[in-house]
């Protein structure tokens, strides 16, 4: 001085995934008082609870709807969907499963919204269980996780600072 790991604080960044001065339970810890054994107080984490923000499901009206049978069922959270290529399996030889790869719809990239440029980067993953259009009243569930890349330029509009 460099590089890795871990732990503490801050500030940020993807996401609903945040905030509580809660007279709540459980636990762990520190410090004071006294020292028998309890009394006060402060914090971490789990649990419950509120508040917020985020999702389903659920009438009318509306869409949707010719009957009738079979499902290649179907749904939803998420941007994360849709194709080729190829290599394996399984096989009813017409597909299904899984791997690599390549695009791709779509999604992010440090105050906010809106357009035009361009650059990088993600493009997974999971639940419900033959059941769900929308949908007031009402129910019901979440509030996990990873992450520190930095690429911007313009244009209109705001906010915030500062004078």
């Nucleotide at each position: 001085c460099g590089u890795g790991c871990g732990c503490c604080g801050u500030c940020g960044c993807c996401a609903a995934a945040u905030c509580c001065u809660c007279a709540g339970g459980a636990u762990c810890c520190a410090g004071c008082c006294c020292c028998a054994g309890g009394g006060c107080c402060g914090g971490g984490u789990c649990c419950g609870g509120g508040a917020g923000c985020c999702g389903g499901g659920g009438a009318a009206c509306c869409a949707c709807c010719g009957u009738u049978c079979c499902u290649u069922g179907g749904g939803g959270u998420g941007a994360a969907u849709c194709g080729g290529u190829u290599c394996g399996g399984c096989c009813c030889c017409g597909g299904c499963c899984g791997g690599a790869c390549c695009g791709u719809a779509g999604g992010a990239g440090a105050c906010c919204u809106u357009c035009c440029u361009g650059c990088u980067c993600c493009g997974a993953a999971c639940c419900c269980g033959u059941c769900a259009g929308c949908u007031a009243a009402c129910c019901c569930g979440g509030u996990a996780g990873g992450c520190g890349a930095g690429a911007a330029g313009g244009a209109a509009g705001g906010a915030a600072a500062g004078g």
c-di-AMP riboswitch aptamer (ydaO/yuaA leader) from Kitasatospora sp. MAA4, 163 nucleotides, folded computationally. The sequence was found by an Rfam model in a public genome assembly. The organism belongs to Kitasatospora, within Bacteria.